[in-house]
RNA sequence: GUGGCAGAGCAUGCGGUCGCGGCGCGCGUGAAGACGCGCGGCGAGGAAAGUCCGGGCUUCACAGGGCAGGAUGCCGGAUAACGUCCGGCAGGGGCAACCCUCGGGAAAGCGCAACAGAAAACAACCGCCUGCACGCAGGUAAGGGUGAAAAGGCAGUGCAAGAGACUACCGCCGCGACGGCAACGCCGCGGGCAUAUGCAAGCCCCAUCCGAAGCAAGGCCAAGCAGAAGCGAUACAGCGGCCCGCUGUGCUUCAGGUAGGCUGCUUGACGCGUCCGGCAACGGGCGUGCUAGACAGAUGACCGCACAACGACAGAACCCGGCUUAUCGCUCUGCCACUUCC
Numbered sequence: 001g002u003g004g005c006a007g008a009g010c011a012u013g014c015g016g017u018c019g020c021g022g023c024g025c026g027c028g029u030g031a032a033g034a035c036g037c038g039c040g041g042c043g044a045g046g047a048a049a050g051u052c053c054g055g056g057c058u059u060c061a062c063a064g065g066g067c068a069g070g071a072u073g074c075c076g077g078a079u080a081a082c083g084u085c086c087g088g089c090a091g092g093g094g095c096a097a098c099c100c101u102c103g104g105g106a107a108a109g110c111g112c113a114a115c116a117g118a119a120a121a122c123a124a125c126c127g128c129c130u131g132c133a134c135g136c137a138g139g140u141a142a143g144g145g146u147g148a149a150a151a152g153g154c155a156g157u158g159c160a161a162g163a164g165a166c167u168a169c170c171g172c173c174g175c176g177a178c179g180g181c182a183a184c185g186c187c188g189c190g191g192g193c194a195u196a197u198g199c200a201a202g203c204c205c206c207a208u209c210c211g212a213a214g215c216a217a218g219g220c221c222a223a224g225c226a227g228a229a230g231c232g233a234u235a236c237a238g239c240g241g242c243c244c245g246c247u248g249u250g251c252u253u254c255a256g257g258u259a260g261g262c263u264g265c266u267u268g269a270c271g272c273g274u275c276c277g278g279c280a281a282c283g284g285g286c287g288u289g290c291u292a293g294a295c296a297g298a299u300g301a302c303c304g305c306a307c308a309a310c311g312a313c314a315g316a317a318c319c320c321g322g323c324u325u326a327u328c329g330c331u332c333u334g335c336c337a338c339u340u341c342c
Stems, first nucleotide, its partner, number of pairs: 001338010012306007020043002023040007045313001049324002052322005057214004069210005074088005089103001090101004104205002109203002111199003125144002127140006152170002155167003171193001172191005178185002218263004227254005235249005270289008307311001
């Protein structure tokens, strides 16, 4: 210099004017709830999104155990928890940095394997060998052919021809030693290998985990109307005129609770800096910061300047940890390969 790999970060900026939503202070009005005005300060994101996982919180349910159902699935760790993250292992890709993997069980059982092919799992179509009555019977998994997949591979011995039938190496299975917490690795010994093929993102089996619903959860206060109980008066009205009686009108108390109001509500498994432990995820100590809380739901408009620019994707609604998806333009760090020069 060219090409590449991995990770981190920013998300137009500054100023002015007007407007909107909370908060604080002051003034004014009002009996009060509250309303109005002024000033000050604050006011969306890396994904606020999809609502796909996990947790906090809340209400309801729940003796214990089981069935059904769902989720997860190599090993170890992190965590409040996870289907997330970190570190490994195995397999695969790349010269390398590095990347990818829904990665338990097929000797519990059932099922499936299209087309082709003789046969898709207790294999004889062609071929090869033997026999004879000469087109049939038997043997045979070396070779050919079909297929995504064909009965361990390969070399030899052997045989009528063949075949783990036998032998070496590789693979597989079992046992043991060593290393590792483990997955696993490595070495040695043994077994010819009826362990007879694949699929569990087919049923299923095994292990672990899971009660349900969600802030429109839930809690508190509480007009009016209707209701219950009590008290008081026999005053008024109604029951066609009168009496008794009944009902309503009054006052007090009460429960539930509508409208409405308050709360939940934002200080939190929080951010930043630094030190310590750990390969890391992460954990701990110290210091420091406060950064939206609406309930018809606020962040917009205009002007000036800067930049190459017209400035991407996009708008909180209980909170938090993840995943996934969308995204103009740009910055930084570490590493790898090739090439050139000293």
Model confidence (mean pLDDT): 76 of 100. The RNA shown here (Bacterial RNase P class A) has 342 nucleotides and comes from a Clostridiales bacterium. Rfam family: Bacterial RNase P class A. Rfam classes the family as a ribozyme.